RNA sequence: UCAGCACAUCAGACAGUCGCUGUGAGAAAAUUGGUCUCAUAGAGGAAAGUCCGGGCUCCAAAGAGCGGAAUGCCGGUUAAUGGCCGGGCAUCGCGAGGUGACGGAAAGUGGCGCAGAAAGCUAAACCGCCGAUGGCUGCCCAGCAGCACAGGUAAGGGUGAAAUGGUGCGGUAAGAGCGCACCGUGCCGUUGGUAACAACGCGCAGCAGGCAAAACCCCAUUCGGAGCAAGACCAAACAGGAUACGCUGACGCUGCUCGCCGAGUAUCCGGGUAGGUCGCUUGAGCGGUACAGCAAUGUACCCCCCAGAUGAAUGACUGUUCAACGACAGAACCCGGCUUAUCGAUGAGCUGAUGUG
Numbered sequence: 001u002c003a004g005c006a007c008a009u010c011a012g013a014c015a016g017u018c019g020c021u022g023u024g025a026g027a028a029a030a031u032u033g034g035u036c037u038c039a040u041a042g043a044g045g046a047a048a049g050u051c052c053g054g055g056c057u058c059c060a061a062a063g064a065g066c067g068g069a070a071u072g073c074c075g076g077u078u079a080a081u082g083g084c085c086g087g088g089c090a091u092c093g094c095g096a097g098g099u100g101a102c103g104g105a106a107a108g109u110g111g112c113g114c115a116g117a118a119a120g121c122u123a124a125a126c127c128g129c130c131g132a133u134g135g136c137u138g139c140c141c142a143g144c145a146g147c148a149c150a151g152g153u154a155a156g157g158g159u160g161a162a163a164u165g166g167u168g169c170g171g172u173a174a175g176a177g178c179g180c181a182c183c184g185u186g187c188c189g190u191u192g193g194u195a196a197c198a199a200c201g202c203g204c205a206g207c208a209g210g211c212a213a214a215a216c217c218c219c220a221u222u223c224g225g226a227g228c229a230a231g232a233c234c235a236a237a238c239a240g241g242a243u244a245c246g247c248u249g250a251c252g253c254u255g256c257u258c259g260c261c262g263a264g265u266a267u268c269c270g271g272g273u274a275g276g277u278c279g280c281u282u283g284a285g286c287g288g289u290a291c292a293g294c295a296a297u298g299u300a301c302c303c304c305c306c307a308g309a310u311g312a313a314u315g316a317c318u319g320u321u322c323a324a325c326g327a328c329a330g331a332a333c334c335c336g337g338c339u340u341a342u343c344g345a346u347g348a349g350c351u352g353a354u355g356u357g
Base pairs, nucleotide, nucleotide: 001353002352003351004350005349007347008346009345010344012321013320014319015318016317017316018315020042021041022040023039024038025037026036027035044328048339049338051337052336053335054334055333056227057226058225059224068223069222070221071220072219073087074086075085076084077083088102089100090099091098092097103218104217108216109215111211112210126157127156128153129152130151133150134149135147136146137145138144139143165183166182167181168180169179170178184207185205186204187203188201189200190199191198192197231278232277233276234275238271240269241268242267243266244265245264252260253259285304287302288301289300290299291298292297322326
C1' cells in the first nucleotide's frame, strides 16, 4: 500500500424568527374550563417486526394424567430467556476468524427419485475371477487335461449422493479380518479437566445392524390464560331500592306573609353511560471512578433526572458552516434480548499478500 476479520462510537453543527406538547411561576377577565406572558424540557440506534424472556395488572388454580408447544454438548451469567459470555467437538477458511436444533437410527412405523443385480438385516452374483470339491468328457487311466453343470468368490469393473473400515504381508482354487502388523473404530483402564472432552495403553474386541429424527416417533427439561382498550377511583345523565313528608295542599312562583298552582318532593343506599383522575414514567435507570472476573456480568462510591401525549406535540422558514442538502426511520405501560432497515464518518485491535528500509 492492497485485500480482509472482528469490535466500538457518531447519525450534521451553530444562530435567529414563527408555531406545537408537558411542567413551573405570574397576569387579567371570570369562574372553572380556558386565554395571555416568561422560564424550562421535548424521539431512536433501531422508537420498527411483535419473534423470545421478565416486571406490572386482572382472571383461573388441591394433586395427577392425556394432549400441545418450545428447547436439547459442558460450565458460567442474569429478574428471566430459546439471549449473552467462556470452553469442548464437528465443519468452512492459508489466516485473523465464521457457522452448527450438537440427545436417540441397535424401541417401533415409514422413506431413500433416476440408475443399478442388489438401497437393507446377519444383504446382494450384472460383468469379472475360480471351479480345490462333486459332476461330465478325453487320454499314454493310483494320474493329468478339458468343460463351466452344481457351486465358491465382495479382491477388480460397472451403477449411484450412498454398496458393510484403510494400507501392506501372508494365505487361497479364486477370494475374504480368514490370519498378522500398522492406522482407524468401539469397550475398558489410567492421567488431566468442575464438566463437555482430550491424551495415553506390548489392555480387550476383527470391527460398528448405511443415510436422514428440520419424517413420524422415543427420551429428558421447561411452560396456566389474557393483556395498559390490563386494571383502579370519582361521577352529570338514566334504570332500581329504602326512609321521611305530602290532596288536612308538599314542591314551585318567592328571602318572609298573603295569594296562585295541584302531585309528587327530600335524604340516603346501590349500580353506572358521557366525562374526568390515576395507572404514566425514579427505573433490574443514565454517566463516571475503583475493585472482582479471560469475559458475559457483579459490587461499592459519586453524580444526574433525561418526552409522557390521548385526535395524540417534537415542526417550518432564513442565514453561516462541514468532504457531504445528511441514510434508515417517529415514542404510546416499562425493561432485557433477537431479527430486519440504514447515506456515510471516525477510533482502537488483529490476519494475509506485496514493496521499501